[in-house]
């Protein structure tokens, strides 16, 4: 440094419902929760779906793929 997630350590990180807020909406924050995740860390760059008042402006990073940082364990 590459490539792997079958094992270990410390730990991270939250689907669905339910509260509480903000937004037309998609959905976004907290608090409960845990289904699941080895990048489910970060970036709306390519697509992809969605929402709106559709000319344009959003929303999803837990759909894909790309781009950056990274734990531990093996090779």
């Nucleotide at each position: 440094c590459u490539c792997u997630g079958c094992u270990c350590a410390g730990g991270g990180c939250a689907a669905a419902c339910c509260c509480a807020u903000c937004g037309c909406g998609a959905g976004g924050u907290g608090g409960g929760g845990g289904c699941g995740c080895a990048a489910a860390g970060c970036c709306a760059c390519a697509g992809a779906u969605c929402u709106c008042u559709c000319a344009g402006a959003g929303a999803u990073g837990g759909c894909u793929g790309g781009g950056u940082u990274g734990c531990c364990a093996g090779a």
c-di-GMP-I riboswitch aptamer from a Candidatus Bipolaricaulota bacterium, 75 nucleotides, folded computationally. The coordinates come from a structure-prediction model, not an experiment, and the mean pLDDT is 83. The sequence was found by an Rfam model in a public genome assembly. NCBI's taxonomy places the organism under Bacteria, Bacteria candidate phyla, Candidatus Bipolaricaulota.